[in-house]
Order: sequence, then structure tokens, then C1' cells
RNA sequence: GCCGGCAUAGCUCAGCUGGUAGAGCAACGCAUUCGUAAUGCGUAGGUCCUCCGUUCGAGUCGGAGUGUCGGCACCA
Repeated sequence: GCCGGCAUAGCUCAGCUGGUAGAGCAACGCAUUCGUAAUGCGUAGGUCCUCCGUUCGAGUCGGAGUGUCGGCACCA
């Protein structure tokens, strides 16, 4: 330099054919216990990487950029 994957909650990841964003773990509260852990119930937590476009409507479609991972090429 060329090609491809990925970017969504603190972490790991879902999200179908565009229609008001979810799970598990973690955190917090309550119950249980002499207490802790475990267990059960509940609560909170999001600029869906950024910008632009299409659309009545975009996490989802198109374009550009950034970051990251992988492959190929180059290497005086």
C1' cells in the first nucleotide's frame, strides 16, 4: 500500500425482513443467615465509534472517516 472482519450497558455478546434497545456476568437494594458466601426477588445503568446521506421512521440501508483484528504485498 491492497483486501476482509469487527465497533451496541462496567465486561462478554444477542438484536431476524428498517418501526420506541436486550441477555448473562458485574454493581446496588431487599429477603434468607448469628455473620459471610451461596440462593431468591427487585433496581439502576446506553450519544448503538464519529459525521453525512436515504427514509415518515436507521443499531439495521448507502458514503466518508477513526480505532482494532486478520490476510496479502513491499522492505533500501
Molecule: transfer RNA
Organism: Lysobacterales bacterium